Bacterial RNase P class A from a Zetaproteobacteria bacterium, 358 nucleotides, folded computationally. The coordinates come from a structure-prediction model, not an experiment, and the mean pLDDT is 77.

[in-house]
């Protein structure tokens, strides 16, 4: 110097002027309102795809049905999420991707191909007949070509009309008994047994193991108007209406005071928390102990913004000067860990491959 890889952080800086939201403190200060001061969006606040907290309601217990997870092993509050192994594939490499059972049953494999699940015979290839040519019938084979994502071990001798695990060797593969290392996943190795069976697919049913009760901050709780209407007590029973033929009676409507629900509004949850900065201890790591220090957004029609300089950065005028334009993705709403999608640009850390130079 060129191509890579796998982590980590930034993601416009600064002054100035107005203006915003939440608290606090001053003003006679309770509301308004003035002025002061401190705070005041992200790495992803997104998507709402997972898991926890919390908070109601439910619940002995076990089981079924849903649903979800699937190598070991740790880590965590919990995860489908992180670490570390292992095994399979893939790059030359650094490093990536993927991970229970297909030898319990069912089912399905489009097109193409003779034949795709009790394989199978298009082409070739032999063997016999007829025929007598640039053929035809029937067998036989499955080495060779052809389809296909995939065609049922591979090489070599051997056999054989022609050929095959037909048969041998040797390397693969199944089983199955052990021994050695590891906590395990799994690895290595020795014996037997088999000529090879059992092709995919399980994000198709399904089987094993395991895990989870149901809603969600419009959660849940408190505080309460006007109007209606409900429930007690009294009061007046003078009157009306209904019951009854008729009175008594009872019901309904009057008035006062009182109670309770519940609407509108308001409050509370509301951010001190599996917080966050440093340092140090165990731990290959995730991650966990301790010690100090620190407090850093809670709006509820929903603030978190404009402008003007300087400076960065990107763009176009052909460089430099200068001049014009522009500043990624996006934006809290109960709150954490995580995936996952977006993202202009820019740092720093490792490692790796190829080229020259010492």
């Nucleotide at each position: 110097g060129g191509a890579g890889u796998g982590a980590u952080c930034c993601g416009g800086g600064u002054g100035g002027u107005c203006g915003c939201g939440c608290c606090g403190g001053c003003g006679a200060a309770a509301a308004c309102c003035g002025c002061c001061g401190u705070c005041g969006a992200g790495g992803a606040a997104a998507g709402u795809c997972c898991g926890g907290g919390c908070u109601g309601c439910a619940c002995a217990g076990g089981g079924c049905a849903a649903g979800g997870u699937g190598c070991c092993g740790g880590a965590u509050a919990a995860c489908g999420u992180c670490c570390g192994g292992c095994g399979g594939g893939g790059g030359u490499g650094a490093c990536c991707c993927c991970g229970g059972g297909a030898a319990a049953g069912u089912g399905c494999c489009a097109c193409a191909g003779a034949a795709a699940g009790c394989a199978g015979a298009c082409c070739g290839c032999c063997g016999u007949c007829c025929c007598c040519g640039u053929g035809g019938a029937c067998g036989g084979u499955a080495a060779g070509g052809g389809u296909g994502a995939a065609a049922g071990g591979g090489u070599g001798c051997g056999g054989u009309a022609a050929g095959a695990g037909c048969g041998c060797a040797c390397c693969g593969c199944u089983c199955u008994u052990c021994c050695u290392g590891g906590u395990a996943a799994c690895a290595g190795g020795a014996g037997g047994a088999g000529g090879c069976a059992c092709g995919g697919u399980a994000a198709a049913c399904c089987c094993c193991a395991c895990c989870u009760g149901c809603a969600g901050c419009a959660a849940g709780g408190c505080c309460a108007a006007a109007u209606a209407g409900g429930g007690a007590a009294g009061c007046a029973u003078a009157u009306g209406c209904g019951u009854g033929g008729c009175c008594c009676g009872c019901g309904c409507a009057g008035c006062u005071u009182c109670c309770g629900g519940g609407u509108a509004g308001g409050c509370c949850g509301c951010u001190u928390g599996a917080g966050c900065u440093u340092g140090u201890c165990a731990g290959c790591a995730a991650u966990g102990g301790c010690a100090a220090g620190c407090c850093u957004a809670g709006a509820u029609g929903a603030a978190u913004g404009a402008c003007c300089g300087c400076c960065u950065c990107c763009c176009u005028g052909a460089u430099c000067a200068c001049a014009g334009g522009g500043a990624a993705c996006a934006g809290a709403a109960c709150c954490c860990g995580g995936c996952u999608u977006a993202c202009a640009g820019g740092a720093u850390c490792a490692c790796u491959c190829c080229a020259c130079c010492u």